A computed fold for an 83-nucleotide RNA from an uncultured Rubrobacteraceae bacterium, annotated as c-di-GMP-I riboswitch aptamer. It matches the Rfam family "c-di-GMP-I riboswitch aptamer". From the family's description: GEMM was predicted in a large-scale screen for bacterial structured RNA regulatory elements. The sequence was found by an Rfam model in a public genome assembly.
RNA sequence: CACUGACAAAGGCAAACCCGCCGUGAGGCGGGGGCGCAAAGCCCACGGCUCUCGGCACGCACCGAGAGGGCCGGGCUGCCAAA
Numbered sequence: 001c002a003c004u005g006a007c008a009a010a011g012g013c014a015a016a017c018c019c020g021c022c023g024u025g026a027g028g029c030g031g032g033g034g035c036g037c038a039a040a041g042c043c044c045a046c047g048g049c050u051c052u053c054g055g056c057a058c059g060c061a062c063c064g065a066g067a068g069g070g071c072c073g074g075g076c077u078g079c080c081a082a083a
Base pairs, nucleotide, nucleotide: 004081005080012037013036017032018031019030020029021028022027035070041076042075043074046073047072048071049068050067051066052065053064054063055062
């Protein structure tokens, strides 16, 4: 340094739900709260998935614009160290 991740150490993040605010909405932000997470740190430039709004003759499909990185693939960075 890389791989790897424990009955290790120091810590970190924060699901559902509740309150407030923003948004047509998916959802986002703040506070509370902890389900969990070795990247649950960052990235939607790339591929996929799910969801929302609008268009269209209801729907499907299609088109446009959005949301989700704690939905994946993937990329970048990072603490400690047993086997």